The RNA shown here (transfer RNA) has 74 nucleotides and comes from a Patescibacteria group bacterium.

[in-house]
Formats: sequence, structure tokens, C1' cells
RNA sequence: GCGCGUGUAGCUCAGGUGGUUAGAGCGCGUCACUGAUAAUGACGAGGUCCUAGGUUCAAGUCCUAGCAUGCGCA
Repeated sequence: GCGCGUGUAGCUCAGGUGGUUAGAGCGCGUCACUGAUAAUGACGAGGUCCUAGGUUCAAGUCCUAGCAUGCGCA
């Protein structure tokens, strides 16, 4: 340099053929339980869905460019 993939919560990830509230597990906070922890249970907080444009009535999802990163080829 060329090709392919990935980017969504603090971490690991899901999200069907675009469709109206953006989710799970772990972690975090509060409460319950306990003599006190752990475990368990209930509730809760936490997101500009990498950035910028475009298409559309509607974009996490489609298109373009860029950025970061992984793999392959040279």
C1' cells in the first nucleotide's frame, strides 16, 4: 500500500428483512436476609449506539468519507 472484519453501558456481548421504550450477563449503588460477611432476592443508576455527512416518513441497522483496532496479502 491492497483486501476482509470489528467499533452499542465501567467490562464481555446481543440487537431478524430499517418500524417507534436500546437490551443481557458481570460490575456499581440502595434495601431485605445475617450476630457480621459471603451467597441469594428486590429495586435503581449508568448510553449522543466511534466521528462527520447522506438516503428515508423513520437509521444501532442502509450508503459515503474518516478515525481506532484485528486478521490476511504484498

NCBI's taxonomy places the organism under Bacteria, Bacteria candidate phyla. It matches the Rfam family "tRNA". From the family's description: Transfer RNA (tRNA) molecules are approximately 80 nucleotides in length.